Small-subunit ribosomal RNA, central domain from an uncultured organism, 349 nucleotides, folded computationally.
The full RNA is in RNAcentral, with records from ENA and SILVA.
Context: one part of a larger RNA
């Protein structure tokens, strides 16, 4: 390499956008590159193969055949791919009415609630624990009223509810903007799929300038537990958590399940549309699109999955090939670094 797989046994790139490439609907024509068939020339000989045959056999020679599956030129055919021509509309878009939604950005503007300041009431304790200390308080603390500062995060709605390619996204308003979904059938006439390399986005922690800093809290200090406690417990606390403007580029970045289209039993909640009926606060029943549940057929080592497939099929891309060494080294590339990406071998079981 084939060949088998990729939810839990190794293995689906975190995600999208997409240029090469791969791959593609329906009906007529034309071409004749792939294909198909006939025919000619070549395909040296040995060599392989079959059959006779020659050394006492055999290896080994010798003869005749077939084979050399190929490659040129020709002459045909028109189903299939493929180029091209003309055309359709169901694939994909537009356009038109309409709907929902924490989709993004940006700016504003509320109300709880911790902390801290100031003022009044008030007095001896708060605070923490299994239990106590450290800690805070007669310089008047906790605690309870009234004022004010400041930052963060939006209780209830709240839902296997809803939006988004993923990360993600939740107080209310305004601008600004993306994208989905019904229905409708005007328009375009296959414009599609998937993508290798590329750009783009990407949680959390990290980092670089600059700000902010209530609350929380690695380090860090104390107090406790403990045989010891560089922990869990308890009192403090700094980076950080916030903001803006750059790096990082990784996560159990999970549904541990790539994207696409088409086909294959129902049932049952939901959430967003549309049609029809009707006994019209609404209710049925058909139907598009999301999102859950349970369940045939099939699948599956089980687990289980099952129209939202892990069933049947077809494109296309990525991934895997015992177990450790090892995602290690060594080289490149990328980062300021931290690091990240590519990624072996010997050895060993």
């Nucleotide at each position: 390499c084939u060949g088998g797989g990729u939810g839990u046994a190794a293995a689906g790139g975190g995600a999208g956008c997409g240029c090469a490439g791969g791959c593609g609907g329906g009906a007529a024509g034309a071409c004749a590159a792939g294909u198909u068939g006939g025919a000619a020339g070549u395909g040296a000989a040995a060599u392989c193969c079959a059959u006779g045959g020659g050394c006492u056999c055999a290896a080994c020679c010798c003869a005749u055949g077939a084979a050399c599956u190929g490659c040129u030129u020709u002459c045909a055919a028109a189903g299939c791919u493929g180029u091209u021509u003309u055309u359709c509309u169901u694939g994909a878009g537009u356009a038109g009415u309409g709907c929902a939604g924490a989709g993004g950005u940006a700016g504003g503007c509320g109300g709880a609630a911790u902390u801290c300041c100031c003022g009044g009431u008030g007095u001896a304790g708060c605070g923490g624990u299994g239990g106590a200390a450290u800690g805070c308080g007669u310089a008047g603390a906790u605690a309870u009223c009234g004022g004010g500062a400041g930052g963060a995060a939006c209780a209830c709605c709240a839902g296997u509810g809803g939006c988004g390619a993923a990360g993600g996204c939740g107080g209310c308003c305004u601008a600004c903007u993306g994208g989905g979904c019904a229905c409708c059938a005007a328009c375009u006439g296959a414009c599609g799929c998937u993508g290798a390399g590329g750009c783009u986005c990407g949680a959390a922690a990290g980092u670089g300038u600059g700000g902010g800093u209530a609350g929380c809290a690695a380090a860090c200090a104390g107090g406790a537990u403990u045989a010891g406690a560089u922990a869990c417990c308890c009192u403090g606390g700094u980076a950080g958590u916030c903001c803006a403007c750059g790096c990082c580029g990784u996560a159990a970045a999970c549904g541990a399940u790539g994207a696409a289209u088409a086909c294959u039993a129902g049932g049952u909640g939901u959430c967003g549309g549309a049609a029809a009926g009707c006994a019209u606060g609404g209710c049925u029943u058909u139907u598009c699109g999301g999102u859950g549940c349970c369940g045939c057929c099939g699948c599956a080592a089980a687990c289980g999955c099952a129209u939202u497939a892990a069933g049947u099929a077809u494109u296309c891309c990525a991934c895997c090939u015992g177990g450790g060494g090892a995602g290690u080294a060594c080289g490149u590339u990328c980062g300021c670094a931290a690091g990240a990406a590519u990624g072996a071998a010997a050895c060993u079981c």